[in-house]
RNA sequence: GCCCAGGUGGCGGAAUUGGUAUACGCGCUGGUCUUAGGAACCAGUGGAGCAAUCCUUGGAGGUUCAAGUCCUCUCCUGGGCA
Repeated sequence: GCCCAGGUGGCGGAAUUGGUAUACGCGCUGGUCUUAGGAACCAGUGGAGCAAUCCUUGGAGGUUCAAGUCCUCUCCUGGGCA
C1' cells in the first nucleotide's frame, strides 16, 4: 500500500428486513436474611436536568417520514496478502 472483520450504557455483549437504542449477563444502588459479612432472594439502574424536556451507537457529512443498520470521507483496533 491493497483486502476483510470490528468500534454500542461503568464492563462484556444483543438489536436478523432501516421502524420503541441499550435485550441478556456482570457490576452498582436500596431492601429481606445475618452478630457481621458472603451467598441467595426481591426491587431499581444509559447520561444531563428539580421538572418539562434534551442528549447518546469512534468522529464528520449525506440519503430517508424514520439510520446502530444504507452511502461518502476520516480516526482507531484485529486479521490476511505483498
Predicted 3D model of an 82-nucleotide RNA (transfer RNA) from Candidatus Nomurabacteria bacterium RIFCSPLOWO2_01_FULL_33_17.
Its Rfam family is "tRNA". From the family's description: Transfer RNA (tRNA) molecules are approximately 80 nucleotides in length. By type it is a transfer RNA.
The source organism's lineage runs through Bacteria, Bacteria candidate phyla and Candidatus Nomuraibacteriota.
The sequence was found in a public genome assembly.